[in-house]
This is a predicted structure of a 69-nucleotide RNA (transfer RNA) from uncultured Zestosphaera sp. The sequence is in RNAcentral, with records from MGnify. The prediction has a mean pLDDT of 84. It matches the Rfam family "tRNA". The family's RNA type in Rfam is transfer RNA.
RNA sequence: CGGGGUAGCUCAGCCGGGUAGAGCGCCGGGCUGUUAACCCGGUGGUCGGGGGUUCAAAUCCUCCCCCCG
Numbered sequence: 001c002g003g004g005g006u007a008g009c010u011c012a013g014c015c016g017g018g019u020a021g022a023g024c025g026c027c028g029g030g031c032u033g034u035u036a037a038c039c040c041g042g043u044g045g046u047c048g049g050g051g052g053u054u055c056a057a058a059u060c061c062u063c064c065c066c067c068c069g
Stems, first nucleotide, its partner, number of pairs: 001069005008024004018055001025043006048064005
């Protein structure tokens, strides 16, 4: 210097501010002789940390930390 840090895991969302999401997982139920698969419902978050701007920040500005190259 470049890429990245968002749910237990893998990642979207950030450019161009406006209700935080998907898949998997987990919990409950259905189905099944049982398990798996499948179907229905539920469960999910200091958005790495501090400060600033703003009516409003995951998103913009700034400093710092961690990971990869």